[in-house]
Context: one part of a larger RNA
RNA sequence: UUGGGCAUAAAGCGCGCGUAGGCGGUAAUUUAAGUCAGAUGUCAAAUCCCUCGGCUUAACCGAGAUAAGCAUUUGGUACUGGAUUACUAGAGAUCAGGAGAGGAAAGCGGAACUCAUAGUGUAGCGGUGAAAUGCGUAGAUAUUAUGAGGAACACCAGUUGCGAAGGCGGCUUUCUGGACUGAUUCUGACGCUGAGGUGCGAAAGCGUGGGGAGCGAACGGGAUUAGAUACCCCGGUAGUCCACGCCGUAAACGUUGUUCACUAGGUGUGGGAGGUGUCGACCCCUCCCGUGCCACAGAUAAUUCGUUAAGUGAACCGCCUGGGAAGUACGACCGCAAGGUUAAAACUC
Numbered sequence: 001u002u003g004g005g006c007a008u009a010a011a012g013c014g015c016g017c018g019u020a021g022g023c024g025g026u027a028a029u030u031u032a033a034g035u036c037a038g039a040u041g042u043c044a045a046a047u048c049c050c051u052c053g054g055c056u057u058a059a060c061c062g063a064g065a066u067a068a069g070c071a072u073u074u075g076g077u078a079c080u081g082g083a084u085u086a087c088u089a090g091a092g093a094u095c096a097g098g099a100g101a102g103g104a105a106a107g108c109g110g111a112a113c114u115c116a117u118a119g120u121g122u123a124g125c126g127g128u129g130a131a132a133u134g135c136g137u138a139g140a141u142a143u144u145a146u147g148a149g150g151a152a153c154a155c156c157a158g159u160u161g162c163g164a165a166g167g168c169g170g171c172u173u174u175c176u177g178g179a180c181u182g183a184u185u186c187u188g189a190c191g192c193u194g195a196g197g198u199g200c201g202a203a204a205g206c207g208u209g210g211g212g213a214g215c216g217a218a219c220g221g222g223a224u225u226a227g228a229u230a231c232c233c234c235g236g237u238a239g240u241c242c243a244c245g246c247c248g249u250a251a252a253c254g255u256u257g258u259u260c261a262c263u264a265g266g267u268g269u270g271g272g273a274g275g276u277g278u279c280g281a282c283c284c285c286u287c288c289c290g291u292g293c294c295a296c297a298g299a300u301a302a303u304u305c306g307u308u309a310a311g312u313g314a315a316c317c318g319c320c321u322g323g324g325a326a327g328u329a330c331g332a333c334c335g336c337a338a339g340g341u342u343a344a345a346a347c348u349c
Stems, first nucleotide, its partner, number of pairs: 004320003007303002012317001014200004021193003025087007033080002035076008050064005090190001091187003094183004102176007109153001113149008124135002161168002205246006214240002219235004257316006265294011298305002322349003331342004
């Protein structure tokens, strides 16, 4: 390479948008590039393969033939491609609805916490398995009142919702993205995927300037212990928060790429529409979209998956190829740095 694979054995890029490329709905006309058929030329001879023949056979020798390729030419037109025309089932737009922790900014609220001031009040408080460090007669803890501050939003809350993923949860307002349902009014294949590219991307970390209540790496102390650079306790700096800029990684996981089609059901739940029914609201039935559980066929090494597929097919991309060395070295690119991305080999089993 061929082939086989990628939930858990090696293997799905963290997630979008999108360039080139690959692939692409229905009908008609045309063309004849791919494609199919014929003819001609060429493919030196020998050799190989096939058929026939000659040496008693074979080796050996002689004769003939096939196929493929390439070029030219004549035709065919189902499929693919090119051109033109048309269509509406894909895709998009329009209108009418309701749902949502989707995003950004501003403002507001209550509980808790800490601190400050003042009052009451007196000897303890705190902490633990037990203690001690610590705080407290300079009046703590407790309690009452007032004030200040920062961060997070109990209940509602739900295998609920929204978002491409990361993620998003007090309330109000403004701006704003997407999805869903129904109507069928319009466009008329405008589609799918996507190497490079580009954007977003938890936490930690970095830069500048703010902020700093609680928590809390590092650090100090007290315990525990043989020791205890820990687990437990008392403190506590970065950080956690905000603005702007970087970083670009995670068990970024459903460890399951995206899109389309098909293939028994049952039972919950979220959003919408229609029908039956009713005084009305439920209930019940049907359809679409989402989110769970169970299960047939089928799949699987098994676990399990099973219309939200890991089933049956199609299109495109990414990735894997024994373990270690190693996601390392070197080089290159990116970064302020930390480091990231790309990515070997010797050697060894």
The prediction has a mean pLDDT of 87. Predicted 3D model of a 349-nucleotide part of an RNA (small-subunit ribosomal RNA, central domain) from an uncultured bacterium. Its Rfam family is "Bacterial small subunit ribosomal RNA". Gene Ontology terms of the family: ribosome and structural constituent of ribosome.